[in-house]
RNA sequence: GCCCCUUUAGUUAAGUGGUAGAACAGCUGUUUCGUAAACAGCAAACGCCAGUUCGAUUCUGGCAGGGGGCU
Numbered sequence: 001g002c003c004c005c006u007u008u009a010g011u012u013a014a015g016u017g018g019u020a021g022a023a024c025a026g027c028u029g030u031u032u033c034g035u036a037a038a039c040a041g042c043a044a045a046c047g048c049c050a051g052u053u054c055g056a057u058u059c060u061g062g063c064a065g066g067g068g069g070c071u
Stems, first nucleotide, its partner, number of pairs: 001070007010024003018054001026042005047063005
């Protein structure tokens, strides 16, 4: 320098065009003499910029981060 894959919550991770869901972690409450556990509830996410489309996490292009391959 060229090519490929990947980017969703603090972490892991599902989601093939219309509603973003889960587990663990976190917070609150119940329970307990107290802690843990259990139970109930709450909060938390589509890397960025464009394009296509009535509508984009999803499709296309570019940029950025990460991983891999060739030279």
This is a predicted structure of a 71-nucleotide RNA (transfer RNA) from a Candidatus Nealsoniibacteriota bacterium. The sequence is in RNAcentral, with records from ENA. Its Rfam family is "tRNA". About the family: Transfer RNA (tRNA) molecules are approximately 80 nucleotides in length. Rfam classes the family as a transfer RNA. NCBI's taxonomy places the organism under Bacteria, Bacteria candidate phyla, Candidatus Nealsoniibacteriota.